[in-house]
Context: one part of a larger RNA
This record gives sequence, structure tokens and C1' cells, in this order.
RNA sequence: GCCUACGAGUUGCGCCUGUCGUGCGAGGUUAAUCCGCUCAGCGGAGAAGCCGAAGCGAAAGCGAGUCUGAUAAGGGCGAGCAGUACGGCGGGGCAGACGCGAAACCGAGUGAUCUAUCCAUGGUCAGGGUGAAGCUGGGGUAACACCUGGUGGAGGCCCGAACCGCCUGGCGUUGAAAAGCCAUCGGAUGAAUUGUGGAUAGGGGUGAAAGGCCAAUCAAACUCGGAAAUAGCUCGUACUCCCCGAAAUAUAUUUAGGUAUAGCGUCUGCCGUGUAGCUACAUGGAGGUAGAGCACUGAUUAGGCUAGGGCCCUUCACCGGGUACCAAACCUAGACAAACUCCGAAUGCCGUGUAGUGUUGGCAGGCAGUCAGUGGCAGGGUGAUAACGUCCUGUCGCGAGAGGGAAACAACCCAGACCAUCCGUUAAGGUCCCAAAAUACCAGCUAAGUUGAAUAAAGAAAGUUGGAUUGCCCAGACAACCAGGAGGUUGGCUUAGAAGCAGCCAUUCCUUAAAAGAGUGCGUAAUAGCUCACUGGUCGAGCGAUCCGGCGUCGAUAAUUUGCGGGCAUAAGCUGGUUACCGAAACGAUGGAUUCUAUCACUUGUGAUAGAGUGGUAGGGGAGCAUUCCAGCGGCGUCGAAGUCGCACCGUGAGGUGUGGUGGAGCCUCUGGAAGAGAAACUGUAGGC
Repeated sequence: GCCUACGAGUUGCGCCUGUCGUGCGAGGUUAAUCCGCUCAGCGGAGAAGCCGAAGCGAAAGCGAGUCUGAUAAGGGCGAGCAGUACGGCGGGGCAGACGCGAAACCGAGUGAUCUAUCCAUGGUCAGGGUGAAGCUGGGGUAACACCUGGUGGAGGCCCGAACCGCCUGGCGUUGAAAAGCCAUCGGAUGAAUUGUGGAUAGGGGUGAAAGGCCAAUCAAACUCGGAAAUAGCUCGUACUCCCCGAAAUAUAUUUAGGUAUAGCGUCUGCCGUGUAGCUACAUGGAGGUAGAGCACUGAUUAGGCUAGGGCCCUUCACCGGGUACCAAACCUAGACAAACUCCGAAUGCCGUGUAGUGUUGGCAGGCAGUCAGUGGCAGGGUGAUAACGUCCUGUCGCGAGAGGGAAACAACCCAGACCAUCCGUUAAGGUCCCAAAAUACCAGCUAAGUUGAAUAAAGAAAGUUGGAUUGCCCAGACAACCAGGAGGUUGGCUUAGAAGCAGCCAUUCCUUAAAAGAGUGCGUAAUAGCUCACUGGUCGAGCGAUCCGGCGUCGAUAAUUUGCGGGCAUAAGCUGGUUACCGAAACGAUGGAUUCUAUCACUUGUGAUAGAGUGGUAGGGGAGCAUUCCAGCGGCGUCGAAGUCGCACCGUGAGGUGUGGUGGAGCCUCUGGAAGAGAAACUGUAGGC
């Protein structure tokens, strides 16, 4: 892991509440107990007691009233409406209360054969080394001291087996072993080690102290008991079909992953056909948002005007003057605001009318679940005009929604799945191949594989294409080529030099001319030289400038793999237009099922017709299937029951029936009743594989 069996809302109660059924009814009902019988049951007796029929008041008490009160007032609570007993079902309460699950707490006991420490009594420590004190010989001293040879054999001394230990590494890690093996290493006459017997016990012991150890268990042992402790927590909770169908909010909470009440769901009853609900249109209102504005409150730029101030000038002082300084108020122009408003929408909201819809509405009661939400779009707060961020509001989704598209992809786009069909039409999106349908048509654009779903800026550029404005041009433009480009003069100044061309100056003038600057650039030490502006000729038709669009280029760096989904494509890319086709559980068609409403029919709970419905988690409601047992009626079975294997058929389904084999002794329909009444999940329990 699989198979088989077992495995979770039960039972009790003088309890509460609702609903259904039955009996009796202003009443209803017995309990214990007793008697009888055909005796695990039934019949009878048994009003003790309980509920109801009257309430109000603290009470005395009064009573359809009563209390308060001075009151005959007002107000509070009552009076109108039938209950009660039993049974079934839905909930609640008290009990273990749907099942399993703690860590723990307390009580009484059992443990020191492991281990800690201690007590008593025994055992063990190869071999080698060092050589303390003391003693003694010699030296030495006045005598000591001291030195030295020998002897001697001390030591938590040295090396190193047994023994005790365990520093490090490797192996082992479902081990050979619930702590080992190999190598290495520490102690090894001592605070050594070990045998045997004994002592200390659970908030206690023992501890050279690690919270260590106290029987593979220790920040409080183990066993049994209280005990089914408690668990606002986790997990699990078993057959079918049909109808409806949420919430993740508010308030409160030693409350925040719990709960209560409300909100939202469902079921039943009643009210209601309207001045109820919802939708559309029309219409009457309230309002201060978006926008806008600057009239207020603030904030604010430039200029003007001009108080006040600063600075400068003047003066003995007062006065006075100036100011591209600061600046109130005022003027002109510009412009800002959630807590500004002279203004002011669209929506939405409230009302009214008309139309549509067709019970959607309201009230009461039974039963819930929900209190972690989440994404898109729109308006905002917060944050960084960050976040798949966070907090509100509105709306649509997902949640609880399948199907088609977006390669894949809860939320995006299309579209809401009752069932069947090898029928049709479409939506979004697509039509070269993967892969259903255009290698469709018309007109443009792109050359970057840009692009082909989405994904980049400031900025740069004779990319290319379209438009607008403007200048020159057959009296010849633009480009190219041929030729000229001169004289006064080397302008003046400066300077070593300054000659068009280091620099400075400026009525940069005049002349010859077709034209030629007191010179556009290169160049020289300075000249020279080359060139340009400008002019003529050759040529022969367009050539420049600015601005605005379209599509492209660069800017352009990311980690598994080039990532258009891929192949690939110059269209099969992009823009505009056109016509076909494909494409979903949408819509239609045909057949069928079922719910509700309406009508009709009859056998009165069924059928027919029509219309509208039939996605669904938590959850509410309805109808059924199957299992075991019981009662009653009726059946089957050795001419083969149950069980089991196969096949066929019936039913929307849970399931049922028939038949063949196997099996070998019991079984079943129907009508009711009662439950140990349905398993795939609980790291479920047991067995098997």
C1' cells in the first nucleotide's frame, strides 16, 4: 500500500420549546403501589401529584382588574385567542453527550539486581625505571654545618600489560550491537579498581554539580486509581434522487482562528392583488461631490503704484534727496487648496405618474450556516500617484461556476452546464502546418525577423513614407566640370615681423568690372601658395529650408533553454476596408425527465395541455433505496434455500428482477413496527497478502 472485518449525533429525564398524529376537552392526565389474567405482556383499580381555566402588587390584599397615587387623572402589567396526556420528528438543557487524541494534576502503592553516594567485609594491580628520608664509611668542623662513597626503598613519581577509562579519526546508522568495531589515546600504589552483603524513594533520594543519575524512562520514576480529567484546538464522521441556497459584515466581548445579537439562507403559517416589491421611461424635490473659480479663508509669481523698514548722500540739527534692497494695502497679468467657494454637473437618493414583471413584498415562528475572504474595474486614504501591499466606498466575478478563448493560467474576454443526439446557427477568438476554418480580396506601410499575446524612457540620426508652409528655377536653378576671383593696398594701429587670415580700430572706403570681402578656411617666421564667397561658360529640370504625422533604427545588460506555444513567415507582420468560413455545455432542432403556476379531466391523487424554471460549497426542506430483528397476512425450498461467479433485462439513482454454474439448508414478497441501520479516507483497530 491493497483486501476483509470492525469503526463516530446515541441513551436516560415528572426538564424546556416548536411541529405532526391520536384521545378527551374547561378540562386533561395518572405516578408509586395493588388486584386479575392466556404473565418479560395485557386488563382493571389507584387524583397523591402535575398542567390549564385570572391577574396585579414587595406585601397585607383586592380581583377582570390591579399597582402607583391625594385622585374618579395619567401610566405599568393584565383581561379578548383552549388546553392537556401520550407517541413520532426538529432543536435546547443536564448528564462523557458525535468519535479518537494531550502535555499535565491528585491519591495509593512498587522500585537502588541499572545507576549515584555511603556502610560492612573480601579480592586485584606483569615487567622495567628513578632513587627522597634515614642509616653507615670517608672527608670536613672547636663542635655543628657541609661535601662525598655505599646502603636504603619513599612517591595522588616515570615507562608500560592486565584492569579502569574514552582524546581523535574511520566504519557502522532498517547496525553483528536500542552506543558497537578498528586504529589512536588517558590513568595504571591510588581521591585506584572490583566481588559480596546492606542503607538512602519521588517535590523525595543521591550528586568532586552535567539538571547528572534513581532498572534502555527524569526540569520531578514506574504501576494502578480519580478518569470517558479538560481540549474555544487538529483529524475523521459511512446510501440515493429532487427544490431553494448563503456568509467571510455591524456591535460587544481577558475579544480577535471562540462566542452572543443583528444582517444574509431555508422551511411553515398568516397578511396582502396593493398607496406593497423590482425594472424602464417621464416628472417634482433635497444636496455642495467632479469640474471650475478666486467673491471669502489661506497660500502664491511678475510688473506697477506706494505706507513702513534697510542702505547711501546731505545737514550742527530738524528737514531733505537717491535706491536694478525688503515690502503692507491697492492696481494689472498669471496661477493653487481634503479641512477655501461667487458657482456647479453627471450619476445616485426621496416622492409622483405611466408601462412592464407576476409574488418577487410584509409579519410571526422552527432550523441553520457565516464572523480568516479574494481578484478586476472605478472613486479615495495610506505607501514612494511602490507591491499579487494595506484600509474604505461602488460594481462585477471567484468563493460556491462547469463549457469556449487568452500556449499553460480561481478572478481577464465570451458564456451561466436538467438528460440524450455521428443535427443546425453563432459569441469571444480565429482560418500556412501542428490544429477546425481564406496560402481570401482591395488600398497602403515596414526591411528592423521590427513584428507575429503583453513588456521600456530621456535622448540621438539626410532610415523610409505622407501632409503643410516657404525660398530659388528654361531670362537656365541645385550638384559637378572649365575659367575668373583684380587694382589703390603690405588699409590704419600694434609688432622683431603682422602683407585678407596673432591681436586692436572702423562712414570695411574707393576704382576697374560679368564678378571679386580691407576677406570663409588651410598655410608661411613674415611673404609666397591652395581655397571660399561672388561672376561667366558647359549641362538641362527640378533644387533647398522649416514644421506636423505613420512605420521603423540606436539607446537595450540576468542568471536551467533560442524562448513568437512551436514549425516557421517578407507575410503567415502592421494599418484601414470587404466578403465567406470555423468556432462553446450560449441559441435553435428532435425526443425524454422533473419542479412550480394556471386550466381541464377523472378513479381525489393521479393524468393531460400551456407557460416559466431545473450550475451550486456551508446550510434548510422534500421523496426514496438498502441492511438486521419483531408482528401479522401470504408464499418458496434436497425436483436444491441463503451465499457466491457470469450473462441479460428493468429503474433518474440508491438498487431490483430473471437465467446458467457453484453451493447444500434454509429463505422471501406485502403491510406495519424497532434499530448495534450504509465507510475511502481518522499517520484509524485487528487479521491476511